[in-house]
Context: one part of a larger RNA
Parts: sequence; structure tokens; C1' cells
RNA sequence: UGUUCCUCAAGGAACUCGGCAAACAAGCGACCGUAACUUCGGAAUAAGGUCUGCCCCUGCUUUUUGCAGGGGCCGCAGCGAAAGUUUUCCGGGCAACUGUUUAUCAAAAACACAGCUCCCUGCGAACUCGCAAGAGGAUGUAUAGGGGGUGACGCCUGACCAAUGCCAGAAGGUUAAACAUAGAGGGUCUGCGAGACUUCGGUUUUGUAGGCUGAGCUAUGUAAGCCCUGGUGAAUGUCGGCCGUAACUAUAACGGUCCUAAGGUAGCGAAUUUCCUUGUCUGGUAAGUUCAGACGUGCACGAAUGGCGUAAUGACCUGGAAACUGUCUCGAGGAACAGCUCG
Repeated sequence: UGUUCCUCAAGGAACUCGGCAAACAAGCGACCGUAACUUCGGAAUAAGGUCUGCCCCUGCUUUUUGCAGGGGCCGCAGCGAAAGUUUUCCGGGCAACUGUUUAUCAAAAACACAGCUCCCUGCGAACUCGCAAGAGGAUGUAUAGGGGGUGACGCCUGACCAAUGCCAGAAGGUUAAACAUAGAGGGUCUGCGAGACUUCGGUUUUGUAGGCUGAGCUAUGUAAGCCCUGGUGAAUGUCGGCCGUAACUAUAACGGUCCUAAGGUAGCGAAUUUCCUUGUCUGGUAAGUUCAGACGUGCACGAAUGGCGUAAUGACCUGGAAACUGUCUCGAGGAACAGCUCG
């Protein structure tokens, strides 16, 4: 010096981001007693209070064991401490709950969940794996199976189908290759006619007729799709601006105007969301950027990417109180071990 422990005057959270750590309380049992709230189950061992040893007597107990009542004795202390272990109360947020998770920095408000809802699937099901055979689904059959979202329960879940997606439709427009039909123009071979050249063997140009040929060209016919017509939000999503107006002032139930597919409904709201901001008021404190209750001017809440409540639950987050303490004022002393120095 460090580590692990023990004790402390007066005060008692003044420490600190925060009572972190430590301390206190309680512990086994009996009796009494127990609030708000509530889904009537709970909350609850709520909280809080009293008792506990030994000896004698009485009653109950069939005896034992044990319970109750009365009297007495001792100690500072009677579950006489070896083990055995919820501090409590008052608020708020989030998540209903038990559960699950980042083996090795995160246990949570994240995931899951029962419940709710949408979509697909009629069975050789949909879907998944596999090139396939085949397998799972399922030795199941729509009260079944698969997928997406939300997340107990209570009250609810508003407007918009213009865009995107999905579903349905089919009059018209557009639209591929292949194929079919028609056509034009090539390549090549043969016959015939004409022209030019000729070493008279032939060469070449052109026309015409008939074959063969081409993955080439043009046109017409023909699908889904797209354009189009409707529907659909517990599909992806979206849910305005300016100006004026009431007999104090202020404000605007009201009016005008522009734009839009429609302009945010109920509820909540300085919120895990509020920049300005320590908003303003009230409460709590002597004093409160935190906290609780209100207000609403919501920079930039809002309804199953669910909205708002909610008893119980939580090693969750946050504010306050009691008790308690070396957390602190402010340090001090002691024990053991380790390091260093000396020996």
C1' cells in the first nucleotide's frame, strides 16, 4: 500500500447520477388484528400489537402427545442463535400474468404468450424440403392446416381507394415467339430466246419457263400482361392553408377563399414523444432542471406499426417516507493475508 473482515463519540443520506455498498429489521411458532383498490380469486404473513424458559396445581384429552386456565422461581436476555431468512409504507411509467433471450459487457419496457383479427387451403389441399422419385403437412380434413399482424381483461377501434399492392371483370387500345395463310425479293440447277466477246471448244449479260432451297423480309390471324372498369384498410399507407368576424379587451360558436383522395374523430397529451423549456399553475421541501396533479400553444400523440384505462405480477424504470446505518461531516482503532523495504 492493497485485499477480506470487526468496532466507533455527536449527527443520521448532509454522500452520491442514484441509499451503490453497508447497516437495521424480521426469522420457528401461537393469539389478536389487518386499509385503499379489486377481474371478488386477491391485495395479505398487508400494516400493527402481544406471547414464548423452568416448577406446581386444575380442567379437557382413553393414556402418550398436547391445549387452556391459575400460582410460583431465575436471568440483561427463555424459537436463550448450530442450521433454517420477505425490511416496510405512499405514488407514477412500461409490460397483463408464469415463462424466454444477447454461452463470454445488455434479463429489459425486448421475444413469447392465451385472446382478437385478416389472408390462403375442398384434400393427390395450401405450404415446406428435394433435379426427381418421394417426404413432411397428416395415418389430419375448414371446430382442420399454413401464413401475416396485434397481444390477458374492460371501453373502443374514426375519415380517405388518389398512389402502391391484392381481388374481380371484360367492350375497346397496345402487345412476344412459334404456327397458319398470303406476298415480295434472293440463292442454285436445267431448258429455250436475245445481245456482246471468241483461239469456234466456249465465256459472259439479260429475259422467260420449270425444279430445288433458305435460321432471311413484309402483311394478316391468335394469349396472359399493361392501359382500362370496379372493389378492398385489423392491405403498404395518408389524414391542409390563408383572411375576417361578438357592445371593454381577449378569443372566435360564425363567414369567405384556395387546395385535396380525404383533411386527425373518440381518447390521451411538456408524454420513454415538447425544440423553445427549469413552459405556466397547484402539491410535496426551509430551498425541488427530478416527481405527482392540472392546463394545451401536440416543433413532431392518436386508434390492432392499435388508442385509453386496469386488480394481480416484475432481480424492470422513476419520485417520496419510516427504520437503519462510517455513504458522509471526518476520520480513528483493531484482526488476518499479500506485495515492497529492512533483517
Large-subunit ribosomal RNA, domain IV from a marine eukaryotic metagenome, 343 nucleotides, folded computationally.
The full RNA is in RNAcentral, with records from MGnify.
Its Rfam family is "Bacterial large subunit ribosomal RNA".
Its mean pLDDT, the model's own confidence on a scale to 100, is 81.